């Protein structure tokens, strides 16, 4: 310098807006209607660099089989143990109502 991996899913959280509900204001023919997210909220969206869990990967224990004079070696497996690190970051664009730490994106760029 080049290439690959750092993954997937679930429940949440920080955060996010305003379809629906609630709330607030006004109107009303009292069934409701209009406006408001510079309304705490419920529903809703929601993290690579947030949490927990599941699955998976890797190593080991153990068990079975193959090979072998024996060992070394190879294959498979319910269970168990260990491990799964690090991580600055736009502008712009995309999306059922909309926005975002969502997606493009561990991208561009920077160190």
């Nucleotide at each position: 310098g080049c290439g690959g991996g750092g993954c997937g899913c679930g429940u949440c959280u920080a955060g996010g807006g305003u379809u629906c509900c609630g709330c607030c204001a006004c109107c009303c023919a009292c069934g409701g209607g209009u406006g408001g997210g510079c309304c705490u909220g419920g529903u809703c969206c929601g993290a690579g660099a947030g949490a927990c869990g599941c699955a998976g990967g890797c190593g080991g224990u153990c068990c079975g089989c193959c090979c072998c004079g024996g060992a070394a070696g190879g294959c498979g497996g319910a269970a168990c143990c260990g491990u799964u690190c690090c991580a600055c970051g736009g502008c712009g664009g995309g999306a059922g109502a909309a926005a975002a730490g969502c997606c493009c994106g561990g991208g561009a760029g920077g160190c």
Molecule: Guanidine-I riboswitch aptamer
Organism: Amycolatopsis rhizosphaerae